[in-house]
Context: one part of a larger RNA
RNA sequence: UUGGGUUUAAAGGGUGCGUAGGCGGGAGAUUAAGUCAGCGGUGAAAGUUUGAGGCUCAACCUUAAAAUUGCCGUUGAAACUGGUUUUCUUGAGUACAGAUGAAGUGGGCGGAAUUUGUGGUGUAGCGGUGAAAUGCAUAGAUAUCACAAGGAACUCCGAUUGCGAAGGCAGCUCACUAAGUUGUCACUGACGCUGAGGCACGAAAGCGUGGGUAUCGAACAGGAUUAGAUACCCUGGUAGUCCACGCUGUAAACUAUGAUUACUAGUUGUUUGCGAUAUAUUGUAAGUGACUAAGCGAAAGCGAUAAGUAAUCCACCUGGGGAGUACGUUGGCAACAAUGAAACUC
Numbered sequence: 001u002u003g004g005g006u007u008u009a010a011a012g013g014g015u016g017c018g019u020a021g022g023c024g025g026g027a028g029a030u031u032a033a034g035u036c037a038g039c040g041g042u043g044a045a046a047g048u049u050u051g052a053g054g055c056u057c058a059a060c061c062u063u064a065a066a067a068u069u070g071c072c073g074u075u076g077a078a079a080c081u082g083g084u085u086u087u088c089u090u091g092a093g094u095a096c097a098g099a100u101g102a103a104g105u106g107g108g109c110g111g112a113a114u115u116u117g118u119g120g121u122g123u124a125g126c127g128g129u130g131a132a133a134u135g136c137a138u139a140g141a142u143a144u145c146a147c148a149a150g151g152a153a154c155u156c157c158g159a160u161u162g163c164g165a166a167g168g169c170a171g172c173u174c175a176c177u178a179a180g181u182u183g184u185c186a187c188u189g190a191c192g193c194u195g196a197g198g199c200a201c202g203a204a205a206g207c208g209u210g211g212g213u214a215u216c217g218a219a220c221a222g223g224a225u226u227a228g229a230u231a232c233c234c235u236g237g238u239a240g241u242c243c244a245c246g247c248u249g250u251a252a253a254c255u256a257u258g259a260u261u262a263c264u265a266g267u268u269g270u271u272u273g274c275g276a277u278a279u280a281u282u283g284u285a286a287g288u289g290a291c292u293a294a295g296c297g298a299a300a301g302c303g304a305u306a307a308g309u310a311a312u313c314c315a316c317c318u319g320g321g322g323a324g325u326a327c328g329u330u331g332g333c334a335a336c337a338a339u340g341a342a343a344c345u346c
Stems, first nucleotide, its partner, number of pairs: 004317003007300002012314001014201004021194003025088007033081002035077008048066007091191001092188003095184004100179001103177007110154001115149007125136002162169002206247006216240001220236004258313006266291011295302002319346003328339004
């Protein structure tokens, strides 16, 4: 390299949009680039293969044929691929009508709780732990009542529930924005799928500037524990946690399972639509769960939401360590990220 693979053995890109490229529905006509056939030219010789012959044989040599799988020209064929053109509706999209949802962005509002402050009542403890101590408290704490301030998060409902491409999204309400889906089958008429580069989005932590700071809380301090204890436990507590704008671009970014399409027994829940009906039930579309047939799988298991049967496109893997390291390059304010070896060793 061919072959083979990618849930868990090495291996699916974090996710989407999309450029080039690759691939692409039914019918008719035409063309003849690919394709196929005939003929012609060329494909040097030597070499190779086969037949025959010459050195006593062989090596070696001579001769004839084949091969030279290719290229060019020409004449045809027209099923398939391609080009052009006409047409179709089932793929795809649009329109109209509905219902749906924690989908997004920006406002407004709400109650509970924590903390703090002020005032009242009240008196000696509170707090914390395995047990304690540090800590708080007669300058009146803890407890309790009233009022106030401020920040953050939204109890119950709540669920194998729902929505979103993924990350993710949950108090109530308003405005704006987006989406899938169902029904009608009205319109367009293949407009499609995938997608190297590219662009956008992307939890938490972190970074920059400016705010904010109730809680919790890396670092840090103290108290314990311990042989020690740079920890686990306790008392405090800065950054951070929150907001605006900008950067970072990574996660067990997981369903450890790329996207799209078609096909292959059933059973049973559930969400949102639309029907039928005897209101007992039941059909259908799109999701979301459980169990299983065939089949697959090394097994665990998967099983119409496939890891089954096939097709198209992309990404990735090729023994362990060295190593996601070194060097170089690109990006970044930095932290770092991306790309990514080898020697050596087993």
Predicted 3D model of a 346-nucleotide part of an RNA (small-subunit ribosomal RNA, central domain) from an uncultured bacterium.
RNAcentral holds the full RNA, with entries from ENA and SILVA.